[in-house]
RNA sequence: GCCGAAUCCUGCGUCGAUCGCUGUCGACCGGGAACGGGGGACCCGCCAUCGGGGCGAAUCGCGCACCCGCGCGUAGGGCAGCUUCGGCCCGAGCCCGUCAGCUCACCUCGUAGGC
Numbered sequence: 001g002c003c004g005a006a007u008c009c010u011g012c013g014u015c016g017a018u019c020g021c022u023g024u025c026g027a028c029c030g031g032g033a034a035c036g037g038g039g040g041a042c043c044c045g046c047c048a049u050c051g052g053g054g055c056g057a058a059u060c061g062c063g064c065a066c067c068c069g070c071g072c073g074u075a076g077g078g079c080a081g082c083u084u085c086g087g088c089c090c091g092a093g094c095c096c097g098u099c100a101g102c103u104c105a106c107c108u109c110g111u112a113g114g115c
Stems, first nucleotide, its partner, number of pairs: 001115003007033005013028006034111006044101001051099001052096004060073005076090004
């Protein structure tokens, strides 16, 4: 610097370090702001049974193999550039547990990870 919501502030708190003192830094435990996600009426919408649903760009198709892997595409997404034209990369994975459309009030969760 890039993808991503994943950043910022704070304490009458606890511990440790530094220090002559004020103070400063780190860890833990709390609080708040901001950003992001989920649940959740009337109205509206949709039906249903095989399950269904959520986060995310990450869906769908064809072929090979016959052991669940490989290849080619593709909806879609990202990168730098004033524009045209092209270029490079991704096109994963995880979760809920029979249950959830939208949805005011309201309730609740996350602030990671990767290059």
c-di-AMP riboswitch aptamer (ydaO/yuaA leader) from a Planctomycetota bacterium, 115 nucleotides, folded computationally. The organism belongs to Planctomycetota, within Bacteria.